[in-house]
């Protein structure tokens, strides 16, 4: 001195799903999956388990707003 993956934080992009009531807080019923959580597959495993953007919808959502997996840039921490 470069520098893989990896974690933090800032920007920026970011889906789907509704109608009636109504004091616009919300209720009723239908609906959505991409915060979270559960479950299981392929695959893995010391064969105890582990696992997804799949599957459930408890949590959440379903006008904005807020949130929001995942994607990219910068910083920073680390250093196969």
């Nucleotide at each position: 001195c470069a520098g893989a993956a990896g974690a933090u934080a800032u920007c920026a992009g970011g889906a789907g799903a509704g109608u009636c009531u109504g004091c616009c807080a919300a209720g009723a019923c239908g609906c959505c999956g991409a915060a979270g959580g559960a479950g299981c597959a392929a695959c893995u495993u010391c064969c105890c388990g582990g696992a997804a953007a799949c599957u459930c919808u408890c949590a959440g959502g379903c006008a904005a707003a807020a949130g929001g997996a995942c994607u990219g840039a910068u910083a920073u921490c680390a250093g196969a």
Glycine riboswitch aptamer from an Actinomycetes bacterium, 80 nucleotides, folded computationally. Of the family's consensus pairs, 85% are formed in the model. Model confidence (mean pLDDT): 77 of 100.